Source information:
c-di-GMP-I riboswitch aptamer from an uncultured Burkholderiales bacterium, 90 nucleotides, folded computationally. Rfam family: c-di-GMP-I riboswitch aptamer. Rfam describes the family as follows. GEMM was predicted in a large-scale screen for bacterial structured RNA regulatory elements. Of the family's consensus pairs, 100% are formed in the model.
RNA sequence: ACUGAAACAGGGCAAACCCGUCGAAAGGCGGGGACGCAAAGUCACCAGUCUAACGGAACAUUUAGUUCCCAAGAUAGCGGGACCGCCAGU
Numbered sequence: 001a002c003u004g005a006a007a008c009a010g011g012g013c014a015a016a017c018c019c020g021u022c023g024a025a026a027g028g029c030g031g032g033g034a035c036g037c038a039a040a041g042u043c044a045c046c047a048g049u050c051u052a053a054c055g056g057a058a059c060a061u062u063u064a065g066u067u068c069c070c071a072a073g074a075u076a077g078c079g080g081g082a083c084c085g086c087c088a089g090u
Stems, first nucleotide, its partner, number of pairs: 001090004012037002017032006035077001041083003045080002048075003055069005
């Protein structure tokens, strides 16, 4: 540097769900818990997906609201890419 995830060593992470907490939401974080994961380690660069507070538009009108659009929000456990790393083989 490349290949692999069968085995070995040390082991690591933790879906759903529950509790707490932050958030408008999507979702995040902490504790419990394990569906799974060889990068389920890190990074929103590309594409996708989710949310729509703020903002914009339409409707409505006796003032409360309804609908639509929008990412500057989120997702690295959707995929691609970048960086780094354990074990084994070459």